[in-house]
Molecule: small-subunit ribosomal RNA
Organism: uncultured prokaryote
């Protein structure tokens, strides 16, 4: 996808045509579903009619109803599908059978008898249903003849598998027929033959699942006899024999009616047996027979059990799995309808009756088909609806509107085929005229990918959703709703079921080195498969032909209903099975040969091949003796342990077990496990040469037997060394380990057992076939210049690689290639190689081997990346080598924390913490308290006033915003001159302002950070099925992917360089405010003048540095190393410059911005406090502990900068901060400005002339204000603190350390940042270690990538499950008990119409009841088997 007997959910106009209890073969009220025939028969009601009547009713003629004997049907038609794995079915066959009713022919129906129901009498029973007499028919019923068949038996002729059969005639024996009826023409009745026709029996093949069922079976298997049947048979029975059936699965056990067909599929399958048709089987359950042509009988009968009804309790009745219909179970499946008018059935001479079969009609969108719900036109693109970027966009030509139309529905008339002559349920239906009107008629599911279709809102891991994979934690195409859209459409979704997809059980058409998946390995049984030639058979095969393969369906190709659906008619198919001619090539089977497989004989030489028995040395414990003396052993380092009762070490002698060094080799051997000193003896098996011999004898090999490593078990030895447990000692947090010291079993033999191992090549075994190269072991042959060399063959053994193959890794004549034969084995993962069952085992245990549950995976190879306490190479003040620091002190500041009315927020590891903050008293501010405003402090739009506005000053009331008043100043622009425009102010309202509220995980920007790390990545080729890869890797080099050089790869861009800035030299220009060398003047304190631009300097241009030169050295590169020259050398210092990305890294408090929230508040405004709080914790300074110092004097030399609300010279005051007067500068001119470390004197080791905190007076400055909360001064006080625990920063040169200077911010306020220059050092062996970081490898189970992943216990809660003392059912067996009906066999003293005997009483024949016996359902007892429910506890398993 496709189908359904289906349901459930929304939602429904018609018409055809079909279909409708899948569950409880559970119960069943109630009606109906099988009866006909008077042309078999007795009798004969009611009705008519006549007559007659006593008026009750009688007689007769018609009449022919119910019942009754009889005859044929009630075996068929109808249900449903329990049982049944079987000759039930389905297919082809066989013959040893019957076959009513039909059909063909042929004969015959003669002549008697004797009952019996109805009925009538009497009579029992509630009833069902009877009994007794009595009467009577027949096509009921018995006997006689008569006759074909039967049988036996003689012939006779055919045929022939020699058994016997077929056909003819002749004779015998026993028996054995028949029916009538009427309407007089039929139509019955017996017999025989034969024929349709059904129907019984057999028999090949076909027919689910389990081996955790492997053995079954006594009538069983045969055979005679023999009974019984229509009819073959162990179908029954007695005797005899001991068979049969099974791994090609018997038996057992689940399950299941079978087929044509039906759904799926390319198709082979695969699933299914609803309607329709065929066959079985059943009928309430279980047995039985009766009748009958046919039944062991749906709507017949005994019996027996169970249920349910009636009942006078004594006893009956009854069977919807026939058609309606009830309950009842269920997700669910119709009226107690018409009709026999059609098909067909039964009876009947028929007329007819009877069919719930069946035609009809109702209920149900349940399914298939057809139709319909309008058709055209209609842009103002209408409203209204969504969305919007506010423009417009969509819904939408869709609507209205306008012209039409009338299918189906309605409603009026009219009206069939179906009916051969009659007769029509459906039905006044189809049809058909006719009529009004758009008029009655659309849903439903999706829209996150698969998989067509998207916005907006609301929810905020919550409500939901969901076939998978997954959505939803404030921006949801996934949830809800809405607009929109997309798919079916009178249905549309959803569930459940089957096919397909699914090459995902692979026969078409899979695999198995590593994904699952070769048994550990061999011998070998069954099987399977099997050289080379030939004759032959004809069983596979193959080709014809004939029969069968129902019908219906499905296909084609016609036809009828308007079409379809459905229906009819034809055709080929039905791949199948059966028969029959023929072929003889290939498979098979016979026979005959052959030698290329496979074996045997000879010779040869390799081998840790097995077994047994001897023998040998080194080592090693251990004794036992000499020497010796204090240690020995042991480890990272220790200890335990041995030794002064003498170890260790050494030197001789012994004494025991075990293993066998060198050789020794991807060296041999063997099947496999496995074999290793030396020799003997018995052995196996392979190789290699000769080619005598056999003559296909061969490979594989379910089961089976066999051998199988190390631990392990049983007996008994043996026990030196090792050495599980086990002790001790270390190490650890711990150390049931890993190190050490001991030290049992074991390890060794002999016997016996087990039976697995990463038993691995993770590769089954045997054959052929497909390039080589280079070794090795063993044998052969050949040739040469023979200690050997080189060609070559055979077998065995590596390693590399063609072509193949393979998911890649890889394999590759030792295949994993290309093929063949047999085996074995796999089918997602977890449960689980487990439970249970079975087998083996002394045990341990093995082997065989699931299922419940559960998860979306689990796995394989390869790629990229991270990561590794892997490797290799390199680099970084990373570490080492150095100075100087911090962690200790007090103080600054900044965090946490704590407090608080609030201490406003932001940052958080390196890369938050002197960080936003280049400066918080008010302000800043955003935080608290408290007081005020609401169109607002701020913008743009409307309308109304006013024409200015604004500003200064001073008053009042208030803490202050704010109100109120009053004096001064100042009188917009444009102008058409019209209060007209614009601006401006006040005042309404209503659109909006506003927000330092939130989200930095919705954003932009903009910044840290790994990092100034050397990387990052493309184009095009190339190689991979692909991710990817190569290019970037390798071998040099550098600070560098910096360059050489080599290579499938060439070449490019971001990045490094390098450009640009700036220091360092030089040169050219230009010389004020800058300079003064030369001249000059004054002046004598100064470049002060004059003049000058040489020099400095200051600014522009420029130049110079390129490994450019020499030499070593490298590869003749690149480069490194040395040196020359140079101001300056190999990137010259420096500074800006920051790839591809990481950290959802930080910022919504700069800014900008979606989205949310607020809205007389979460906005504005004010006063006042807060951010400055302080038990503590931390981080960054700063001054310090002092003499490389404090103080004091002295007064040289700098740079970068700044400066008009300002720097401020010079003089004056003050001890001082500063204060007054006040010159000159918008600055190369004038001011800050003094630089400071230095140098001289002095202190002389103290808490000090070290420190300088803290506090107390007294001041200055800024400023509306210095209370909380400023910076300075003086005086005075004089606190930790004597170099700092563990850890820890920074620095490699003009750099650290160390002295000052300046600015920005700013009214004031600088340890703090951001710049200046002054002094001016140590040290670097060298890359093992610590951090970080780069390239290459390597392992990976990691990929929000080691801060990853991930194992078990135990704790909790769920849920499957095993075992359990048991118990509680269902199936089955066995052995006995009882034994109803029945058949059947014996009896049959009772009882009997027909027939025979008889004059008669009576008797025979026969029958029947009864008894009795054998079968034998139901029950019953006992003992098993098996399968299922529970089950206290209790074991592992899953989430």
């Nucleotide at each position: 996808g496709a189908a359904c007997g289906a349901a459930c959910g929304c939602u429904g106009g018609c018409g055809g045509c079909a279909g409708g209890c899948u569950u409880a073969a559970c119960a069943c009220a109630u009606g109906c579903a099988a009866g006909u025939c008077g042309c078999a028969c007795g009798g004969g009601a009611a009705g008519c009619g006549u007559c007659c009547u006593u008026c009750g009713g009688g007689a007769u003629g018609u009449g022919g109803a119910g019942a009754g004997u009889g005859g044929c049907g009630g075996a068929c038609g109808g249900g449903g599908g329990a049982g049944u794995a079987a000759c039930g079915c389905g297919u082809g066959g066989g013959g040893a059978c019957a076959u009513g009713c039909c059909c063909u022919g042929g004969g015959g129906u003669g002549g008697g008898g004797a009952a019996u129901a109805a009925c009538c009498g009497c009579u029992g029973g509630a009833a069902a249903c009877g009994g007794c007499g009595g009467c009577u028919a027949a096509u009921a019923c018995c006997g006689c003849a008569u006759a074909c068949g039967u049988c036996c038996u003689u012939u006779u002729g055919g045929u022939u598998u020699c058994g016997g059969c077929c056909a003819g005639a002749g004779g015998g024996a026993g028996g054995c027929a028949a029916a009538g009826a009427u309407u007089u023409a039929u139509u019955g009745c017996c017999u025989c033959u034969g024929g349709a026709u059904u129907g019984g029996c057999c028999c090949g093949c076909g027919u689910u699942u389990g081996a955790u069922u492997a053995g079954g079976u006594a009538g069983u298997u045969g055979g005679u006899a023999g009974g019984g049947u229509a009819a073959a048979g162990g179908c029954c029975u007695a005797c005899c024999a001991a068979g049969c059936c099974u791994u090609c699965g018997a038996u057992c056990u689940a399950u299941a009616g079978c087929u044509g067909g039906u759904c799926u599929g390319a198709g082979a399958g695969g699933a299914u047996g609803a309607u329709c048709a065929g066959c079985c089987a059943c009928a309430c359950u279980g047995g039985g027979a009766c009748u009958g042509a046919g039944a062991c009988a749906c709507g017949g009968c005994c019996c027996a059990g169970a249920c349910u009804c009636c009942u006078a309790c004594g006893g009956g009745a009854g069977g919807c799995a026939g058609c309606a219909g009830u309950g009842g179970g269920g997700a669910a499946u119709a009226u107690u309808g018409g009709a026999c008018a059609a098909u067909g059935g039964g009876c009947g001479c028929a007329a007819g009756c009877c069919u719930g079969a069946u035609c009809c009609a109702g209920c149900c969108a349940u399914g298939c088909c057809g139709c319909g719900u309008g058709a055209g036109u209609g842009a103002a693109g209408a409203a209204g609806g969504c969305c919007u970027u506010a423009g417009g966009g969509u819904u939408g030509u869709a609507a209205a509107g306008c012209u039409c139309u009338u299918u189906c529905a309605c409603c009026c008339g009219u009206g069939a085929a179906g009916a051969u002559g009659a007769u029509g349920a459906c039905g006044g239906u189809a049809g058909c005229g006719g009529g009004a009107g758009a008029a009655g008629a659309a849903g439903c599911c999706c829209c996150g990918g698969c998989u067509a279709a998207c916005u907006c809102c609301g929810u905020g891991c919550c409500a939901g959703c969901a076939g998978c994979c997954g959505c939803g934690g404030u921006a949801a195409u996934a949830c809800g709703g809405a607009g929109g859209g997309g798919g079916c459409u009178a249905g549309c979704g959803u569930u459940g079921u089957u096919c397909g997809g699914a090459u995902u059980u692979a026969c078409u058409g899979g695999g198995c080195g590593u994904a699952a998946a070769g048994c550990g390995c061999g011998c070998g049984u069954a099987g399977g498969c099997g050289g080379c030639u030939u004759g032959u058979c004809u069983u596979g095969u193959c080709a014809g032909g004939g029969g069968u393969g129902a019908a219906a369906g499905g296909c084609c190709c016609g036809g009828g209903c308007u079409c379809a659906a459905c229906c009819c008619g034809g055709g080929a198919a039905c791949u199948g099975c059966c028969u029959u001619u023929g072929a003889a090539a290939c498979a098979g089977g016979c026979g005959a040969g052959c030698u290329a497989g496979a074996g045997u004989c000879c010779g040869a030489g390799a081998g840790a091949g097995g077994a047994u028995g001897g023998c040998g040395g080194a080592a090693u414990u251990c004794c036992c003796a000499g020497u010796g003396u204090a240690g020995a052993g042991g480890u990272g380092a220790a200890a335990u342990u041995c030794g002064u009762a003498g170890a260790u070490a050494u030197u001789g002698g012994g004494a025991a077990g075990a293993a066998c060094a060198c050789c020794a080799g991807u060296g041999g051997c063997g099947a496999a496990g496995g074999c290793g000193g030396c020799c003997a003896u018995c052995u196996g098996g392979a190789u290699c040469g000769g080619c005598a011999c056999u003559g296909a004898c061969g490979c594989u090999g379910a089961g089976g037997c066999g051998c199988g490593a190390a631990a392990g078990c049983g007996u008994g030895g043996g026990g030196a060394g090792c050495a599980a447990a086990c002790a001790g000692g270390a190490u650890u947090a711990g150390a049931u380990a890993c190190c050490c010291u001991g030290g049992u079993a074991g390890u060794c033999c002999a016997c016996g057992c087990c039976g697995u191992a990463a038993a691995c090549g993770a590769u089954g075994u045997g054959u052929g076939c497909u390039a080589g190269a280079c070794g090795u072991u063993g044998g052969g042959g050949g040739u040469c210049u023979u200690a050997g060399g080189c060609c070559u063959u055979c077998a065995g053994u590596g390693u590399c690689g063609c072509a193949g193959c393979u998911a890649a890794c890889g394999c590759g004549u030792u295949a994993a290639g290309c093929a063949c034969a047999c085996c074995g084995c796999c089918u997602g993962g977890g449960g689980a190689g487990u439970a249970c069952g079975g087998c083996c085992g002394c045990a341990a245990g093995g082997u065989u081997a699931a299922a419940a549950c559960u998860c979306a995976a689990a796995g394989g190879a390869a790629u990229u990346g991270a990561c590794g306490g892997g490797g290799g190479c390199c680099c970084g003040c990373a570490c080492a080598a150095g100075c100087g620091g911090u962690g200790g002190a007090g103080c600054a500041u900044g965090u946490g924390g704590u407090u608080u009315a609030a201490u406003u927020c932001g940052a958080a590891g390196c890369a938050a913490c002197g960080c936003g903050c280049a400066g918080a008293a008010c302000c800043u501010u955003a935080c608290c308290a408290g007081c005020c405003c609401u169109u607002g402090a701020c913008a743009u739009g409307u309308c109304c006033g006013u024409c200015g506005c604004g500003g200064a000053u001073c008053c009042u009331g208030g803490a202050g915003a704010c109100a109120g008043g009053a004096u001064c100043c100042u009188u917009c622009a444009g102008u058409u001159c019209g209060g007209c425009u614009g601006g401006a102010c006040g005042g309404a309202g209503c659109a909006c302002a506003g927000g330092u509220g939130c989200u930095g995980c919705a954003u932009g920007g903009c910044u840290g950070u790994c990092g100034u790390c050397a990387g990052c990545u493309c184009g095009u080729g190339u190689c991979g099925u692909g991710a990817g890869a190569u290019g970037u890797u390798g071998g040099g080099u550098u600070a560098a992917g910096u360059c050489c050089c080599g290579c499938a790869a060439c070449g490019a861009g971001c990045g490094a360089a390098a450009c640009a800035c700036u220091c360092g030299u030089c040169c050219u220009c230009a010389g004020u405010u800058g300079c003064c060398a030369u001249c000059u003047g004054g002046g004598a304190u100064a470049g002060c003048c004059g003049g000058g631009c040489a020099c400095u300097c200051u600014g522009u241009u420029g130049a110079a540095a390129c490994u450019g030169c020499c030499g070593u050295u490298g590869a003749c590169a690149a480069g490194c190393c040395g040196g020359a020259g140079g101001a300056a050398g190999g990137c010259g210092g420096g500074g800006a410059u920051g790839a591809c990305g990481u950290c959802a890294a930080g910022u919504c408090c700069u800014c900008a911005u979606g989205g949310c929230c607020c809205u007389u508040a979460u906005g504005g405004g004010c006063u006042g406090g807060g951010c400055u709080a302080c038990a503590c914790a931390c981080g960054u300074g700063c001054u310090a502990c002092a003499a490389u110092g404090g103080c004091g004097g002295u007064g040289a030399c700098a740079g970068c900068g700044g400066g008009c609300a300002g720097c401020c010279a010079g003089g004056g005051g003050g001890c001082g901060a500063c204060c007054c007067c006040g010159a000159g500068c918008c600055a190369a001119u004038c001011c800050c400005g003094a630089a400071a470390a230095g140098c001289c004197g002095u202190c002389u080791c103290a808490g000090u002339u070290c420190g300088g905190a803290u506090u107390g007076c007294a001041c200055u400055c800024u400023g509306c204000a210095a209370c909380u909360c400023g910076a300075g001064u003086g005086c005075a006080u004089g606190a930790a603190g004597g170099c700092g625990g563990a850890a820890u920063c920074g620095c490699u040169a003009g750099u650290a350390a160390u002295c000052g200077c300046g600015g920005a911010u700013c009214a004031g306020c600088a340890u703090g940042c951001c710049g200046c220059g002054g002094u001016g050092a140590a040290u670097a062996c060298g890359u093992u270690c610590c951090c970080g970081g780069g390239c290459c490898u390597u392992g990976u189970a990691c990929a929000c990538a080691c801060c990853g992943c991930c194992c078990g216990u135990c704790a909790c809660a769920c849920c499957a499950u095993g075992g359990g003392a048991g118990u509680u059912g269902g199936u089955u067996u066995u052995a006995c008990c009882c034994g109803a009906a029945g058949c059947c066999g014996g009896u049959g003293c009772g009882c009997u119409a027909a027939c025979c005997u008889u004059u008669g009483g009576a008797g025979g024949a026969g029958g029947c009841a009864g008894c009795c016996g054998a079968c034998c359902a139901c029950g019953g007892u006992a003992a098993g088997g098996u399968c299922a429910g529970c089950g206290a506890c209790u074991g592992g398993g899953g989430u």